[in-house]
RNA sequence: AUAACUGAUGGGGAUGGAGCUCCCCGAUAACCGCCUUCGUCGAGGGCUGAUAGCUCCUACCGUGAG
Numbered sequence: 001a002u003a004a005c006u007g008a009u010g011g012g013g014a015u016g017g018a019g020c021u022c023c024c025c026g027a028u029a030a031c032c033g034c035c036u037u038c039g040u041c042g043a044g045g046g047c048u049g050a051u052a053g054c055u056c057c058u059a060c061c062g063u064g065a066g
Base pairs, nucleotide, nucleotide: 010025011024012023013022016057017056018055019054020053021052033047034046035045036044037043038042
């Protein structure tokens, strides 16, 4: 890389890990952030957050002290 068979008590909720809770989806799915500019489906520029929510850890950022 190709072919065959089997299979979801499985998968997901804009950046990592764990626990708890909630919500969504059934693989054809759920999910894949926001603002602004240009005439456009496209392109350019800018911004927030490690959570869906809570707690803890790690990383990052800011301030102060040793």